[in-house]
RNA sequence: CAGGCCGGUCGGGUGAUCGCUGCAGGUUGCCUGGCAAUCUGCAGAGGAAAGUCCGCACUCCACAGGGCGCGACGCCGGGUAACACCCGGGGCGGGGUAACCUGCCGGAUCGGGCCACAGAGACAUACCACCAGAGCAUGACUCUGGUAAGGGUGAAAAGGUGGUGUAAGAGACCACCGGCGGGCGCAGUAAUGCGCCCGGCCAGGCAACCCCCGUCGGGAGCAAGGCCAAGCAGGGAUUACAGGCGGCCCGUCUGGCUGCUUCUUCGGAAGCGCACAUCCCGGGUAGGCUGCAAGAGCCGCGCGGAGACGCACGGCCCAGAUAGAUGAUCGCCGGGCGGAGGUUUACCUCCGCUUACAGAAUGCGGCUUAUAGACCGGCCUGGGAA
RNA sequence: GCCCCAGUAGCUCAAUGGACAGAGCGCCUGACUUCGGAUCAGACGGUUGUGGGUUCGAAUCCUGCCUGGGGCG
Numbered sequence: 001c002a003g004g005c006c007g008g009u010c011g012g013g014u015g016a017u018c019g020c021u022g023c024a025g026g027u028u029g030c031c032u033g034g035c036a037a038u039c040u041g042c043a044g045a046g047g048a049a050a051g052u053c054c055g056c057a058c059u060c061c062a063c064a065g066g067g068c069g070c071g072a073c074g075c076c077g078g079g080u081a082a083c084a085c086c087c088g089g090g091g092c093g094g095g096g097u098a099a100c101c102u103g104c105c106g107g108a109u110c111g112g113g114c115c116a117c118a119g120a121g122a123c124a125u126a127c128c129a130c131c132a133g134a135g136c137a138u139g140a141c142u143c144u145g146g147u148a149a150g151g152g153u154g155a156a157a158a159g160g161u162g163g164u165g166u167a168a169g170a171g172a173c174c175a176c177c178g179g180c181g182g183g184c185g186c187a188g189u190a191a192u193g194c195g196c197c198c199g200g201c202c203a204g205g206c207a208a209c210c211c212c213c214g215u216c217g218g219g220a221g222c223a224a225g226g227c228c229a230a231g232c233a234g235g236g237a238u239u240a241c242a243g244g245c246g247g248c249c250c251g252u253c254u255g256g257c258u259g260c261u262u263c264u265u266c267g268g269a270a271g272c273g274c275a276c277a278u279c280c281c282g283g284g285u286a287g288g289c290u291g292c293a294a295g296a297g298c299c300g301c302g303c304g305g306a307g308a309c310g311c312a313c314g315g316c317c318c319a320g321a322u323a324g325a326u327g328a329u330c331g332c333c334g335g336g337c338g339g340a341g342g343u344u345u346a347c348c349u350c351c352g353c354u355u356a357c358a359g360a361a362u363g364c365g366g367c368u369u370a371u372a373g374a375c376c377g378g379c380c381u382g383g384g385a386a
Numbered sequence: 387g388c389c390c391c392a393g394u395a396g397c398u399c400a401a402u403g404g405a406c407a408g409a410g411c412g413c414c415u416g417a418c419u420u421c422g423g424a425u426c427a428g429a430c431g432g433u434u435g436u437g438g439g440u441u442c443g444a445a446u447c448c449u450g451c452c453u454g455g456g457g458c459g
């Protein structure tokens, strides 16, 4: 100097004129309080406000108590209010020269199920081939038996190399290696790693198939919920038990009946009635206030920690709308791209185009997706110079 | 803002881990008819909304994105 990788920050600035929303205060007018107009001051969208994929706060369902069902997560340790998130590590992979990027992670020895087609055979074999014997037209070929080393099929077919042995072979046996099981030791909090010894144990894969194990989870959601005002028109059915669970059960709580008539074997049976319960039909209302923003908050610095993060001190208050507020016009400057010129570079001048993704609606911690560009820091590779 | 559902041939729908993804209608061709319709026979037509993953194998299982639809005082 060029290219690449990772992390962080910003994501237009400024002046003038007019125009919005909230809060506080002043003045004026109308008015019982209150409402309207105007003036001053302060403040006024995001890193994703998005998708609604997770976790929680908060609210209601009387209690969310217990169990089932259902659902989620799944290597180890840590962070956090919590999490499927984040940090650090372990193991098995993939891409890249590298920096680095990225996928997965309990159990197949609880049990069940699947592995199509091809192939002889997919918890199970003998198609070709090899060996032995027999037949034979004396060569092909056929039959019987043996074998699973060679070939073929397939995603996957009895671990590899070398030997012993055999009719031919084969972990049948042996040496070494690989995997698996058991034991011991060392390192580590652990996941795991390393070493030694014993054992021929060597017939798989799939759990993002059912399932088993462990951990967690009650359900709904601010259009949750609370208060006020206004307004109408109620009718019918069911029941002695009903409702509260929105999937079921237990516990438990609330409300109602326990009244009348008939029969009666005096145990009870049948009918009627009955609600602040449940269901069906119909009518009215769609208004206002609140919830509504001071927080698991933000910034600065110090300490601890490998880091996520934690602690202490100091400072700050940073939108609350309700058809939904921050916009319009003009000028200057900044960034990017292109062109022309100043003798070339550094640099300067002029012209043209352009300046991303995109807007709160209960809030917060994450994840995912979209994004023109600018700056800072670290690392890798290549080339060159000192 | 929040809570749910769907996406396959031109249209309406099947196929629910096994292999060249299937029917009906429509369209095209032929037969029949003077011609048309009906009828019969045949053919064409598919990145299963889209990308990644699991698996030997995915329309189907898992997970991002896109599009459309429904509900909530």
Base pairs, nucleotide, nucleotide: 001382002381003380004379005378006377007376008375009374010373012333013332014331015330016329017328018327020044021043022042023041024040025039026038027037028036029035030034046357050368051367053366054365055364056363057362058221059220060219061218065250066249067248068247070217071216072215073214074213075089076088077087078086079085090105091104092103093102094101095100106212107211111210112209113206114205115204127151128150129147130146131145132144133143134142135141159177160176161175162174163173164172178202179201180199181198182197183196184195185194186193187192225290226289227288228287234281235280236279237278238277241255242254243253259272260271261270262269263268297316298315299314300313302311303310304309334355335354336353337352338351339350340349341348342347387458388457389456390455391454392453393452396411397410398409399408404442414428415427416426417425435451436450437449438448439447
Molecule: RNase P RNA; transfer RNA
Organism: Anaerolineales bacterium